[in-house]
Context: one part of a larger RNA
RNA sequence: CUCUCUCUAAAGAACUCGGUAAAAUAACCACGUAACUUUAGGAGAAGGGGUGCCUCCUCACAAAGGGGGUCGUAGUGACUAGGCUCGGGCGACUGUUUACCAAAAACACAGGUCUUCACAAAGUCGCAAGACCAUGUAUGAGGGUUGACGCUUGCCUAGUGCCGGAAGGUCAAAGAAGUUGGUGAGCUGAUGACAGAGGAGUCGACGGUCGAAGCCCAGGUGAACGACGAUCGUAACUAUAACGGUCCUGAGAUAGAAAAAUUUUUUGUCGGGUAAGUUUUGACCCGCACGAAAGGCGUAACGAUUUGGGCACUGUCUCGGGGAGAGGCUUG
Numbered sequence: 001c002u003c004u005c006u007c008u009a010a011a012g013a014a015c016u017c018g019g020u021a022a023a024a025u026a027a028c029c030a031c032g033u034a035a036c037u038u039u040a041g042g043a044g045a046a047g048g049g050g051u052g053c054c055u056c057c058u059c060a061c062a063a064a065g066g067g068g069g070u071c072g073u074a075g076u077g078a079c080u081a082g083g084c085u086c087g088g089g090c091g092a093c094u095g096u097u098u099a100c101c102a103a104a105a106a107c108a109c110a111g112g113u114c115u116u117c118a119c120a121a122a123g124u125c126g127c128a129a130g131a132c133c134a135u136g137u138a139u140g141a142g143g144g145u146u147g148a149c150g151c152u153u154g155c156c157u158a159g160u161g162c163c164g165g166a167a168g169g170u171c172a173a174a175g176a177a178g179u180u181g182g183u184g185a186g187c188u189g190a191u192g193a194c195a196g197a198g199g200a201g202u203c204g205a206c207g208g209u210c211g212a213a214g215c216c217c218a219g220g221u222g223a224a225c226g227a228c229g230a231u232c233g234u235a236a237c238u239a240u241a242a243c244g245g246u247c248c249u250g251a252g253a254u255a256g257a258a259a260a261a262u263u264u265u266u267u268g269u270c271g272g273g274u275a276a277g278u279u280u281u282g283a284c285c286c287g288c289a290c291g292a293a294a295g296g297c298g299u300a301a302c303g304a305u306u307u308g309g310g311c312a313c314u315g316u317c318u319c320g321g322g323g324a325g326a327g328g329c330u331u332g
Base pairs, nucleotide, nucleotide: 001327002326003325004324005323006322007321008320010318014316019313027051028050029049031047036041038148052070053069054068055067056066057065058064071075083311084310085309086308087307088306089305090303091302095107096106111146112145113144114143115142116141117140123132124131125130149298150297151296152295154228156226159225160224161221162220163219165217168216169215170214175209178206179205180204181203182202183201187196188195189194229247230246231245232244233243256290268284269283270282271281272280
């Protein structure tokens, strides 16, 4: 010097991003216990008190209780053994997760809702056989989404998707009236090369016409993907605009909540908390850029969650110091 402990006057978070770390609390007994609440909880809330030994009594020899006495600074005498509280956010909860930097507000969840499927089910794996679903059968099975509970879930079907519709338009392969090209069996001259007439068969090309689904079309559907304006003027101080005009749209954001895990400007403004508060809390609303199952707003209980305040406590600090052990170093 490093590490692991231990003690420390006075003060007590002044330390620090932040009470990280440490200290404090702690067992048992009886007393006592608030807001709130889903009436189960909250709750070991909080808070203060007792605990040794001897003797007598109740008593059953144990335990417990009562009376008296006694020692110590200290009686759960060592060890072991909750710190508490007041607000806010998020997630209802118990649970799950990045084996080896993340345990969470992420995932899951019960509950809600939409949708597919009538059984040789839908869905999934496989080329197939076959298998799962399921030795199940709609109070079932699969998929999507939201996420206990409470109050609720507005407007828009123009675009995209999905559903059902069938009048019309468009439209494939295949067939086909018809048109057309190649080849050409057989016949004749003449027996052959060759030539001629005629054209069965066969190989194509074009093709009036017929021709399903789909698409176009019309309708429905938002707890489907999604979307939810602009501008000008106006009241007897000023300011503001309940009101009016104009343009556009499929419709112009309803309830609720809001400088928010969302607010750039921003340390917004005004209250509370402090001597002093870019954090925090209650409001306001001027929402760059909240908003209703990618749910909105509340919410008791819960949380190794996150954020702010307080009590207790302390070497975190003012500001250091003493001691013990292990390692290192030096010398032998």
The part of an RNA shown here (large-subunit ribosomal RNA, domain IV) has 332 nucleotides and comes from Gossypioides kirkii. RNAcentral holds the full RNA, with entries from SILVA. Lineage of the source: Eukaryota > Magnoliopsida > Malvales > Malvoideae > Gossypioides. Rfam family: Bacterial large subunit ribosomal RNA. Its family is annotated with ribosome and structural constituent of ribosome in the Gene Ontology. The coordinates come from a structure-prediction model, not an experiment, and the mean pLDDT is 87.